[in-house]
Predicted 3D model of a 517-nucleotide part of an RNA (small-subunit ribosomal RNA, 5' domain) from an uncultured bacterium.
Context: one part of a larger RNA
RNA sequence: GAUGAACGCUGGCGGCAUGCCUAACACAUGCAAGUUGAACGAGAAGUUUUGGAGGGAGUCUUCGGACGAACGAAGGAAUGGAAAGUAGCGAACGGGUGAGUAACGCGUGGGCAACCAACCUUACACAGGGGGAUAACGCAGAGAAAUUUGCGCUAAUACCGCAUAAGCGCACAGUAUCACAUGAUACGGUGUGAAAAACUCCGGUGGUGUAAGACGGGCCCGCGUCUGAUUAGCUAGUUGGCAGGGUAAAAGCCUACCAAGGCGACGAUCAGUAGCCGACCUGAGAGGGUGAUCGGCCACAUUGGGACUGAGACACGGCCCAAACUCCUACGGGAGGCAGCAGUGGGGGAUAUUGCACAAUGGAGGAAACUCUGAUGCAGCAAUGCCGCGUGAAGGAAGACGGUUUUCGGAUUGUAAACUUCUAUCAGCAGGGAAGAAAAUGACGGUACCUGACUAAGAAGCCCCGGCUAACUAUGUGCCAGCAGCCGCGGUAAUACAUAGGGGGCAAGCGUUAUCC
Numbered sequence: 001g002a003u004g005a006a007c008g009c010u011g012g013c014g015g016c017a018u019g020c021c022u023a024a025c026a027c028a029u030g031c032a033a034g035u036u037g038a039a040c041g042a043g044a045a046g047u048u049u050u051g052g053a054g055g056g057a058g059u060c061u062u063c064g065g066a067c068g069a070a071c072g073a074a075g076g077a078a079u080g081g082a083a084a085g086u087a088g089c090g091a092a093c094g095g096g097u098g099a100g101u102a103a104c105g106c107g108u109g110g111g112c113a114a115c116c117a118a119c120c121u122u123a124c125a126c127a128g129g130g131g132g133a134u135a136a137c138g139c140a141g142a143g144a145a146a147u148u149u150g151c152g153c154u155a156a157u158a159c160c161g162c163a164u165a166a167g168c169g170c171a172c173a174g175u176a177u178c179a180c181a182u183g184a185u186a187c188g189g190u191g192u193g194a195a196a197a198a199c200u201c202c203g204g205u206g207g208u209g210u211a212a213g214a215c216g217g218g219c220c221c222g223c224g225u226c227u228g229a230u231u232a233g234c235u236a237g238u239u240g241g242c243a244g245g246g247u248a249a250a251a252g253c254c255u256a257c258c259a260a261g262g263c264g265a266c267g268a269u270c271a272g273u274a275g276c277c278g279a280c281c282u283g284a285g286a287g288g289g290u291g292a293u294c295g296g297c298c299a300c301a302u303u304g305g306g307a308c309u310g311a312g313a314c315a316c317g318g319c320c321c322a323a324a325c326u327c328c329u330a331c332g333g334g335a336g337g338c339a340g341c342a343g344u345g346g347g348g349g350a351u352a353u354u355g356c357a358c359a360a361u362g363g364a365g366g367a368a369a370c371u372c373u374g375a376u377g378c379a380g381c382a383a384u385g386c387c388g389c390g391u392g393a394a395g396g397a398a399g400a401c402g403g404u405u406u407u408c409g410g411a412u413u414g415u416a417a418a419c420u421u422c423u424a425u426c427a428g429c430a431g432g433g434a435a436g437a438a439a440a441u442g443a444c445g446g447u448a449c450c451u452g453a454c455u456a457a458g459a460a461g462c463c464c465c466g467g468c469u470a471a472c473u474a475u476g477u478g479c480c481a482g483c484a485g486c487c488g489c490g491g492u493a494a495u496a497c498a499u500a501g502g503g504g505g506c507a508a509g510c511g512u513u514a515u516c517c
Stems, first nucleotide, its partner, number of pairs: 001516003005513005012389006018382002020347001025345003029342003034089003039086002046079005054071001058067003096300003105225008115217002120213007128162001130160002137152006168193005174187005198205002226272003233263003238260004243255003275297004279290004302323005325336004353379001355378003361375001362373004392422004402413004426458001429452004436444001461506005466487003472501005482489002
């Protein structure tokens, strides 16, 4: 000098930042990923209309009965669109954490004649004609529940054949140009294989194939990347070949066979520690230390393993299996995963609200309106840090009172106070009142800011004073009580302990502790 700090004493305001460094310990509760009716069938409540079983006010009456308003059930139609379902896209982003990892993990520079690529853009070429199901739903069951069975009905941009093939894939042989070893590109030939989906408010929005681009990823290589030799040998898919498999793709990536290789004092192997970087701290620099916040990459999602779907995952809020733990149970069986945002217990010296809003920025879906978004924007808490401001200004000597001290004369506190004259930053009161928002739409927020009136009022502490090191006296104590970073002080005049007066330093902070340079 610095800190994601903590502790002690103290504490006025504002702006901007930052805030579980420990138990990757366990988690109550709520929320954090949905959306599309312009893909599809079906469609509750409600509303309108129709309907009229009933109903019986009342009127008439020959007392037998007749007519009959209000109200009004079932049913039909229209509108409506809840909840659920099929289907599509998203859920692989965004958010968290740093356990593991000494590694092509990261950084940096290259390579892929060994690769992928949904959404987006561009170009070209297409979209013909059919089929069979299934959820929802209905009926009948099983189960405490989670859930589930049978039968029957139905739709699609769901699923499956057929047709077509500019271009594309595969196989076969060929020509030209080029190259970096396997080869690449272009061209035409023969055979062979594979597409599509509609909706519409008629404006469009979608679908299929091929080629290119963009965004994003995958793989490979050179170099760099902590400590220990009181770790010296390590290795059998091990090193290479061949054949087959496998992948989007090279490869012992995997398998069979063959060979016996491969790494190592330029430190293999083993052990310990650790996410890496941009950066941050320090330093004149070279270096040394760190890797919080912010940004890039990686890894992980109770522990271990596995695949499915998909353009993309071996998937935090998906699935399956095993394990531990917690919960429900009718004991047969089931449910769960905060290292998302809040919050709870625990651990700890120590770290915040179960807040508001989608107004802005961004993301998902949608043609759009819009819906969702604990991303984000804001607010709350904390002197945790940095920065700024204030706690008054000028005058004022009888140098007051009081305190301390004294050689008793005085000295000092000290222009300090009182007193006089001013001012109003902040806080408080009243009035006005934004930008952030392109037409509309403002959580923040009646906030920031402006104006007015008002009162010196509401706002100073902490550490130190032997030397290092700025700042001294008195009293108490008497190697006691105590101090102390080092040297060291204290045993009767202690500038070193304690208290007081005075002084010095910093200041809404000041000291101490811890750590780094």